Annotation:
The RNA shown here (Glycine riboswitch aptamer) has 101 nucleotides and comes from a Nocardioidaceae bacterium. NCBI's taxonomy places the organism under Bacteria, Bacillati, Actinomycetes, Propionibacteriales, Nocardioidaceae. Its Rfam family is "Glycine riboswitch aptamer". Rfam describes the family as follows. This family represents the bacterial glycine riboswitch. The prediction has a mean pLDDT of 77.
[in-house]
This record gives sequence, C1' cells and structure tokens, in this order.
RNA sequence: UGACACCGCGCGGGAGAGCUCCGGCAGGUCGCCCCGUGCCGGAGCGCCGAAGGGGCAACUCCUCCCCGGAACCUCUCAGGCGCAAGGACCACGCGGGACAG
Repeated sequence: UGACACCGCGCGGGAGAGCUCCGGCAGGUCGCCCCGUGCCGGAGCGCCGAAGGGGCAACUCCUCCCCGGAACCUCUCAGGCGCAAGGACCACGCGGGACAG
C1' cells in the first nucleotide's frame, strides 16, 4: 500500500396469497326504490411466505462422540393477501477494521 470476502450507511430493484356476508358514508335520481360503483369498519371461512421466530438437516467444528453453527427446506406463532408500508435477496456508491499479496 492492500483487491475478493466481512460489517455499517446510503440509494435502486424486489415475489406470493381472496371470496362471501353485514353495517355506515358518498355518487347516479326531482325524490324513493334501485345500482352493486367508490371509501371505511366488522365477521366467517380460505390462502401466502422473502421481516422476525420455531423445527429438522446436507454440511461444518472435533481424533471420535456430545455440545455449538447452519437454508430462499419446513411450520405458519408473528406478519401479510387493493394502494401504501414492510420485504429475504441482488446491484451500485461511500466508509470501517484487517488478511493474502
């Protein structure tokens, strides 16, 4: 001096999964019925998984065993199923401590 990798921050991308019923408000109308259009709330059943959490495990650690670590696999507790928000993960930029060289 010091790349890849690691950590932090910023920024961009980022999937999946709904139907029915009830009530209220608004709109259409001179008004009512009605329309089932939009918004909000509630209920029933169903569904999704890529925040988080749990479980098993290839593998890893060790002479071996045990313990430990370990998934976008799995469970669906949480969360989500209009928009928004969130979102594992990926790209780019900046910074950090180093290692190999």